[in-house]
RNA sequence: CCUGCAGGCCGGGUGACCGCGAGCCUUCGGGCCCGAGGAAAGUCCGGACACCGCAGGGCAGGACGCUGGGGAAACCCCAGGCGGCGAAAGCCGACGGAAAGUGGCACAGAAAGGAGACCGCCGGCAGCGAAAAGCUCUCGCGAGACGCUGACGGUAAGGGUGAAAAGGUGGGGUAAGAGCCCACCAGCGUCGUGGUGACACGACGGCUUCCAAACCCCGUCCGGUGCAAGGUGAAGCAGGCUCCGUCGACGCAGCCCGCCGAGGAGCCGGGUACACCGCUCGAGCCACCGGGAGACCGAGGGCCUAGAGAGAUGGUCACCCUCGACAGAAUCCGGCUUACAGGCCUGCUACCGAA
RNA sequence: GGGCGCGUAGCUCAGCGGGAGAGCACUCGCUUCACACGCGAGGGGUCGCUGGUUCGAUCCCAGCCGCGCCCA
Repeated sequence: CCUGCAGGCCGGGUGACCGCGAGCCUUCGGGCCCGAGGAAAGUCCGGACACCGCAGGGCAGGACGCUGGGGAAACCCCAGGCGGCGAAAGCCGACGGAAAGUGGCACAGAAAGGAGACCGCCGGCAGCGAAAAGCUCUCGCGAGACGCUGACGGUAAGGGUGAAAAGGUGGGGUAAGAGCCCACCAGCGUCGUGGUGACACGACGGCUUCCAAACCCCGUCCGGUGCAAGGUGAAGCAGGCUCCGUCGACGCAGCCCGCCGAGGAGCCGGGUACACCGCUCGAGCCACCGGGAGACCGAGGGCCUAGAGAGAUGGUCACCCUCGACAGAAUCCGGCUUACAGGCCUGCUACCGAA
Repeated sequence: GGGCGCGUAGCUCAGCGGGAGAGCACUCGCUUCACACGCGAGGGGUCGCUGGUUCGAUCCCAGCCGCGCCCA
């Protein structure tokens, strides 16, 4: 140089004029100053905040799940362990428990989990068939070897089915076989050593399937709703309640009293619409120093950086360059995920590469 | 802005992890003088897309895409 890997950053720039939104000043003419992102997105997690609910605890339901640390918390981050991929740098992992229980269909297959004998292999038994040379005068001996069939028993090596066939490979062993025995390997348990731990290594032991992104068990956590939460102000209205030295009707022929309606006074007052608050100074940002392997933490210093309510960022011109991607705030913050033209910086790697 | 739900044939919808289905529609045949009705047969699928778990995914999980509903 090239090949790949990891981390970080930029994401048109400068000037002039016009325009838009917030704030401040104003002599009301205007002036000053600020004005989108790394994802503002998806709304997938976690919080702050607000209102409602609530004696405490449990059940149900949901989320998460190797270890240690960080963090307000988290489906977050850092370091480590284990597993997978890669030649390596490195990347990826929902990674507790199957020795608590339930479940694992259909097809195929003999059998689908302390299983199973279809073919095959082996054993003795029963039935049937059945042989040579040779010996012998004959009967016969050789000789019931072997074959077929049947039921019984043994066998998981081999065939065939299946995604999967009861540890794998090799050897011994056996009637044939088998962890039956042995060596190596994988897994499990106990003990020892190292480590905070996950775990690693060693010795010994018996003999060993998988699935929990299936139900489930164990451990930890979780009250609900979300700024369209919620609050303040003024006016008007529907309506409700209480009261009356008032009026009318009814219950009476009449009064008291009761009741209904009207009027008056007082209190409360929905929904909708308006204005304001919540609203942006905050688990904030910047560089430096210190601690730490790192995430991160601490001390002092500096900075203020959109805040609308039909919802503001744009346009024109000039110059320059590598000719400009994805996309735009709506309560705020920490993460994750997804989209992104092109470019820059740093570190690392060497099987196919070059000098 | 916030909170939920749904994507399966042309349409409307079913579908314990193992065969992709029903009704209507479409095509062909029968029936009729002809049409409709009726009867019989048939075709038609990226189960929204991409990954993962599993022996095996429409189904379980995650991420995207599209559509719909609710809240002043």
Two RNAs folded together computationally: RNase P RNA and transfer RNA, 427 nucleotides in total. It holds a member of the Rfam family "Bacterial RNase P class A". From the family's description: Ribonuclease P (RNase P) is a ubiquitous endoribonuclease, found in archaea, bacteria and eukarya as well as chloroplasts and mitochondria. Its mean pLDDT, the model's own confidence on a scale to 100, is 78.